This is a predicted structure of a 72-nucleotide RNA (transfer RNA) from Haliotis rubra.
Its mean pLDDT, the model's own confidence on a scale to 100, is 84.
RNAcentral holds the sequence, with entries from Ensembl Metazoa.
Its Rfam family is "tRNA". About the family: Transfer RNA (tRNA) molecules are approximately 80 nucleotides in length.
[in-house]
RNA sequence: AGCAGAGUGGCACAGUGGAAGUGCACUGGGCUCAUAACCCAGAGGGCCGUGGAUCGAAACCACGCUCUGCUA
Numbered sequence: 001a002g003c004a005g006a007g008u009g010g011c012a013c014a015g016u017g018g019a020a021g022u023g024c025a026c027u028g029g030g031c032u033c034a035u036a037a038c039c040c041a042g043a044g045g046g047c048c049g050u051g052g053a054u055c056g057a058a059a060c061c062a063c064g065c066u067c068u069g070c071u072a
Base pairs, nucleotide, nucleotide: 001071002070003069004068005067006066007065010024011023012022013021018055026042027041028040029039030038048064049063050062051061052060
């Protein structure tokens, strides 16, 4: 330098057009003599950035940024 893949709560991931959920972790409660496990509830993200198309975008398009891989 070229090509490909990825970027979503603290962490790991899902969600491919009607607007964000799962597991773990965290907080409160229940259960227990107590702890773990288990059960219930809750908090926490507007989706890497900017622009565009659309009635409507995390998703589509363009240009950037970061990471990973391959080629030279």